[in-house]
A computed fold for a 1475-nucleotide RNA from an uncultured bacterium, annotated as small-subunit ribosomal RNA. Rfam family: Bacterial small subunit ribosomal RNA. The RNAcentral record of the sequence draws on ENA, Greengenes and SILVA.
RNA sequence: AGAGUUUGAUCAUGGCUCAGAACGAACGCUGGCGGUAUGCUUCAUACAUGCAAGUCGAGCGAGAAACCUCCUUCGGGAGGCGGAAAGCGGCGCACGGGUGAGUAACGCGUAGAUAACCUGCCCCCAAGCCUGGGAUAACCUUCCGAAAGGAGGGCUAAUACCGGAUAACAAUGAGAGUCUAGUGUCUCUUAUUUGAAAGGCUUGCCACUUGGGGAUGGGUCUGCGUUCCAUUAGCUAGCUGGUGGGGUAACGGCCUACCAAGGCGACGAUGGAUAGCGGGUCUGAGAGGAUGAUCCGCCACACUGGAACUGAGACACGGUCCAGACUCCUACGGGAGGCAGCAGUAGGGAAUUUUGCGCAAUGGGCGAAAGCCUGACGCAGCAAUACCGCGUGAGUGAAGAAGGCCUUUGGGUCGUAAAGCUCUUUGUUUAGGGGAAGAUAAUGACGGUACCCUAAGAAUAAGCACCGGCUAACUCCGUGCCAGCAGCCGCGGUAAUACGGAGGGUGCAAGCGUUGUUCGGAUUUACUGGGCGUAAAGGGCGCGUAGGCGGUCUGUUUAGCUAGAGGUGAAAUCCCGGGGCUCAACCCCGGAACUGCUUCUAGAACUGGCAGACUAGAGAUAGGUAGAGGCAGGUGGAAUUCCAGGUGUAGAGGUGAAAUUCGUAGAUAUCUGGAGGAACACCGGUGGCGAAGGCGGCCUGCUGGACCUUAUCUGACGCUAAGGCGCGAAAGCGUGGGGAGCAAACAGGAUUAGAUACCCUGGUAGUCCACGCCGUAAACGAUGAAUACCAGCUGUUUGAGGAAUCGACCCCUCAAGUGGCGCAGCUAACGCGAUGAGUAUUCCGCCUGGGAAGUACGGUCGCAAGACUAAAACUCAAAGGAAUUGACGGGGGCCCGCACAAGCGGUGGAGCAUGUGGUUUAAUUCGACGCAACGCGCAGAACCUUACCUGGGUUUGACAUCCUUGGCCCACUCUAGAGAUAGAGUUUUCUCUUCGGAGACCAAGUGACAGGUGCUGCAUGGCUGUCGUCAACUCGUGUCGUGAGAUGUUGGGUUAAGUCCCGCAACGAGCGCAACCCUUGCCCCUAGUUGCCAGCACGUAAUGGUGGGAACUCUAGGGGGACUGCCCGUGUCAAGCGGGAGGAAGGUGGGGAUGACGUCAAGUCCUCAUGGCCUUUAUAUCCAGGGCUACACACGUGCUACAAUGGCGGAUACAAUGAGCAGCAAGCUUGCGAAAGUUAGCGAAUCUCAAAAAGUCCGUCUCAGUUCGGAUCGCAGUCUGCAACUCGGCUGCGUGAAGUUGGAAUCGCUAGUAAUCGUGGAUCAGCGUGCCACGGUGAAUACGUUCCCGGGCCUUGUACACACCGCCCGUCACACCAUGGGAGUUGACAUUGGCAGAAUACGUUGAGCUAACCUUCGGGGAGCAGGCGUAGAAGCUAGUGUCGAUGACUGGGGUGAAGUCGUAACAAGGUAACC
Repeated sequence: AGAGUUUGAUCAUGGCUCAGAACGAACGCUGGCGGUAUGCUUCAUACAUGCAAGUCGAGCGAGAAACCUCCUUCGGGAGGCGGAAAGCGGCGCACGGGUGAGUAACGCGUAGAUAACCUGCCCCCAAGCCUGGGAUAACCUUCCGAAAGGAGGGCUAAUACCGGAUAACAAUGAGAGUCUAGUGUCUCUUAUUUGAAAGGCUUGCCACUUGGGGAUGGGUCUGCGUUCCAUUAGCUAGCUGGUGGGGUAACGGCCUACCAAGGCGACGAUGGAUAGCGGGUCUGAGAGGAUGAUCCGCCACACUGGAACUGAGACACGGUCCAGACUCCUACGGGAGGCAGCAGUAGGGAAUUUUGCGCAAUGGGCGAAAGCCUGACGCAGCAAUACCGCGUGAGUGAAGAAGGCCUUUGGGUCGUAAAGCUCUUUGUUUAGGGGAAGAUAAUGACGGUACCCUAAGAAUAAGCACCGGCUAACUCCGUGCCAGCAGCCGCGGUAAUACGGAGGGUGCAAGCGUUGUUCGGAUUUACUGGGCGUAAAGGGCGCGUAGGCGGUCUGUUUAGCUAGAGGUGAAAUCCCGGGGCUCAACCCCGGAACUGCUUCUAGAACUGGCAGACUAGAGAUAGGUAGAGGCAGGUGGAAUUCCAGGUGUAGAGGUGAAAUUCGUAGAUAUCUGGAGGAACACCGGUGGCGAAGGCGGCCUGCUGGACCUUAUCUGACGCUAAGGCGCGAAAGCGUGGGGAGCAAACAGGAUUAGAUACCCUGGUAGUCCACGCCGUAAACGAUGAAUACCAGCUGUUUGAGGAAUCGACCCCUCAAGUGGCGCAGCUAACGCGAUGAGUAUUCCGCCUGGGAAGUACGGUCGCAAGACUAAAACUCAAAGGAAUUGACGGGGGCCCGCACAAGCGGUGGAGCAUGUGGUUUAAUUCGACGCAACGCGCAGAACCUUACCUGGGUUUGACAUCCUUGGCCCACUCUAGAGAUAGAGUUUUCUCUUCGGAGACCAAGUGACAGGUGCUGCAUGGCUGUCGUCAACUCGUGUCGUGAGAUGUUGGGUUAAGUCCCGCAACGAGCGCAACCCUUGCCCCUAGUUGCCAGCACGUAAUGGUGGGAACUCUAGGGGGACUGCCCGUGUCAAGCGGGAGGAAGGUGGGGAUGACGUCAAGUCCUCAUGGCCUUUAUAUCCAGGGCUACACACGUGCUACAAUGGCGGAUACAAUGAGCAGCAAGCUUGCGAAAGUUAGCGAAUCUCAAAAAGUCCGUCUCAGUUCGGAUCGCAGUCUGCAACUCGGCUGCGUGAAGUUGGAAUCGCUAGUAAUCGUGGAUCAGCGUGCCACGGUGAAUACGUUCCCGGGCCUUGUACACACCGCCCGUCACACCAUGGGAGUUGACAUUGGCAGAAUACGUUGAGCUAACCUUCGGGGAGCAGGCGUAGAAGCUAGUGUCGAUGACUGGGGUGAAGUCGUAACAAGGUAACC
């Protein structure tokens, strides 16, 4: 310090997630030791038991047991020492310890005030401690009670209580002076009033009293700081102040009577929610954020509520009283209790320890002291809860052992790791010995502890998580969208580095992971340090209040500010430097720091205050100007509609096409007249005006603002603007008018699968006016207002000036608007760019992931509709912006193709052939499925093929290699069998040799292995199809862009072509195109056999038959030829195009081969190869038979036809390519024929197949289901072949079906093409209408590119990128989840009125009662009980408010698998979308 995640990729926005640190933690697995810390975060729930506050005999009386002495009737009694338990009295119990419920507060923190106060014990100073009195507990006795406890009577003491004396420096009042910031302080004078005391002992100490002072501790008051909610906006009656009185230690409405009407609040009162506060702790670079365990300070509380008493101090944790709840005891009458002290128990909970030892230390209480008490504290125990330290061994050791895992089978790895050998003993264990400090004299719980020494022995001690990326670490097996994982992205559907296991590795280590929480990363609330045109975000606009900010100069002040100093900022903590435990954690010492607050002093630049001045901001006056600025009143013409009349006749209207509708009762059209309402053509313009909304005929009146010019005046009067007030399109609402046109709703007609729409015909609210509401819009420039500064160019509106002119223009300058470009700069980019989205300042508004939701609830406003304000649960990992490349569009432009059109011929109808689907079957083997499967794999299924089925056999196998043993192999005959096979028999003895053996072949055996047309073409190679023979697809360097990318490759022309030319931030290059190749068309040369025959010769019935020839045809080698080369025109003096000449051929001459980058997970594991999986007496292999040939049906591809351009019969002419020895076969013979028999020739330019057919000529048929057509069936043959039944071809005779040109739809073809005619070949024993090839005859048409299909380039839109077969919306149905409403039900809290009134306090009364003092002895004084009143907790009652739980039913929302209905949006999304 960053990283992952939105996309095909990019940049930016933005959320989510991760890596770090921490913890009073918990859970899982594991666990050796020590040190130091820490340990109920939950129920302030309830508590058994023990302990946690006592002490003093040197304050007092009394005095048990025991002991001593004496006496004794031996029962006991007396005295003494001693001092238990208890009592009176003193001090303590208000500390220490616990907890955090309450509290948003002077509670806490900090700085002050107390001149408004108190302070026991302690210290200092001054003075004193005299004299009397009456009681009372304990004790004794009587009584009540179960107990707790209580009542009466009788004694007695004090440092208990009371009277008197003495003392005022004390208190109160008055006066004077001094001081203070000050209500006041201090000093002095004077008057009045009241008030002290206690003794004890070991005899020099401790107590006691008064006054003053100190110290310590506290009370009270104040400034500042201290959570969230405004969906809490008003609160307040002792409330705010005054006067008198009361009360307190003390000020004060603290309390009370009266008077006044105040006090608090947007600088957030009141209310609600939450919470102890701080030092600190955690985190962070810091600023901050979170937190408030342990330790320290403060506060509050002590079962819940209330109250006071005592006391120096309490309204009191281990005190009292009352009430309540709960628990316990009880004799039922009544009593007792309070662990949020230490242990401990139950409960709750994910979760938190021993009912330990000791007062030895430190500290506290009492005491003169000894001492006693002390669950404070010191120690120990439990817990890996945290931090720190140590160990689990060290060296050597390669046969790189065994074993595991992997493997390309070679090896690699665990791995020097182990074993083995040699050592060591920290810690542990065992044994022995020594032995602290903590303790200045005594005293040690810890503890024979820490520590030290000696001996033994590697002995006793390693786990956890992870290994797809982030993130260090990889393989195998299992599983097969299952089981599971997951922090985010995401893995898993048969080759998972992501699941589970294993091996290996990585990380940390007595721990490791997980979970939770906090901070960080997150600049993701932005003070440091963010934003708002389009990502979330500028208020619809103005006026203006508070507030914030504010021009120039001078003087003054010193609040802000700056500097210095004083005080404080507790200690601990953090940091730095030292020191102590062996180190560290930990502890100790010193320093620094604590960024703060406060006081004083100084300064005066800036901000502020005050005072004065100025004119550049702002405003005013004067003169002009433009304008749909506003309001009111009047007025005008065109048009629509309606009414009346005239002319006139059959249609009009409307649409894509129609219909509804109007019209013979006279429409539409046309003319005249009239009525009425609304809106104002042309001018008219990114022209004008206005703050915005908005404003448009003309005239008049009233009225607001702006701009320009010149001078004068005021003198900062300004800017912004929360609340507030006003204005505010359209629609809508209320009341009353008005209503021509238009037109929601509605009706009808169409369209449609439907059409509650789009289109049409009608049509009501409304639109218009007046008045009043509403208050919202994509109210947009999606851009708040103001000021200053920062290049230019060019339109336009208004004003002014200059120049010019007769004048208007034109031209120049300035100001104010309104537009277009554009530099710098800014921006994620797009873009903005003096009208800023630039550079700065001021003020306001607003934003913080998407959805839920601008919704619910609450409140305010409104007549309503609704508006404003405005959440949460839950859910997702994205949502969104700009730009890029593609793809797509019922977007655009350009262009091409038998794409359409123009033509010719077909398919679709019939019969048959063939393939497919389906069905059937034991099997009908398998594959191929839009184009690009379907006469396809199959260039040929009777057996074989053959993969399928049935049945019968074999198991190292039908086939390959290796090993062992034996042997030649082979062949033949017979028997059984469907055959495979089995049995019997016959026959025999290979080659080489170094003689050991080796090799080929056969048989048997053994195991390695063979075998598989079994699966996966979605694991693959190879091959192929297709877009498409379409013209495209890319790269290097450079340049542009933050980047994806762009440029080049776009543009202007041109081409069949990214073909070429020109231009250009591009310049070049590659794969494609073209050319090179083959074939065909013309010519030449060479060569002539098997081909040819012009001329010469011979010969035949005839024939190149023969001699010969090399001319021609032809053959097959080599050349030539065509290149826009030439001419004209055109074109940019280009590329090229049009025409022409010549030429066999003319603009790639025709045809072929040739198929770029890529797409389709296209096809093929059944050609072959191949990973993985499966099978191994079977999914292998052999055999026979069957099947692949089935048949209601559907489709594709073909053949033959439907006839006269024809059929039939006869005659007759002209090809080319090919093939041939297990072959082609002439000829001859036989047969009607298919063929058969026989046999020349030919391995073929020689021989054969071989006849070409259409054509031509002659004849016949005459439009019919025919002399068309030939299916089907019967009979008889022939050929191939072991075999022709299932299931072949052909022949003859007979039979003679459908079919008379084919619906919707659809295919091929642009010239030697279509059409038509025959011929050959591959495969092949035989078999084709298929396929491949060959030649014969030989057309028609193309205006053209609007449309259909496919394609190319450019551009545009996009919410698509699996790319339109895309994406995506809403209702409904089902399941689940959270939530709103809801008749109500229920609880908690708060609060109002009334009733009630405990304890207690105060007042009053007090006829009852009373020791101290006084007394004249009667009583008085002073009190007590009791009564009454006031205040007063709980409680009761009637309500109110807030919050929660629950609720039949109900509303919407979210999420879910492949549900239903439609198609709203994204492209012009098929009616542009949106508010």